The RNA shown here (transfer RNA) has 73 nucleotides and comes from a Thermoguttaceae bacterium. It matches the Rfam family "tRNA". It is annotated as a transfer RNA. The same sequence occurs in records of 3 taxa. The prediction has a mean pLDDT of 82.
RNA sequence: GCCACUGUAGCUCAAUAGGCAGAGCACAGCUUUCGUAAAGCUGGGGUUAAGGGUUCGAUUCCCCUCAGUGGCU
Numbered sequence: 001g002c003c004a005c006u007g008u009a010g011c012u013c014a015a016u017a018g019g020c021a022g023a024g025c026a027c028a029g030c031u032u033u034c035g036u037a038a039a040g041c042u043g044g045g046g047u048u049a050a051g052g053g054u055u056c057g058a059u060u061c062c063c064c065u066c067a068g069u070g071g072c073u
Stems, first nucleotide, its partner, number of pairs: 001072007010025004019056001027043005049065001051063003
């Protein structure tokens, strides 16, 4: 330098032939217990890497940039 893949909650990951952004763990509160742990319930937390385009509507499609991983040279 070229090619491919990846980027979504604090972490690990879903979501979709374009139509309300979710789960588990973690965190906070509550219930339970003499107390702790475990268990259960509730809740907070997201400019879906940045920017732009198409569209009534984009995490999803297109362009570009950035970062990471792998391969080739």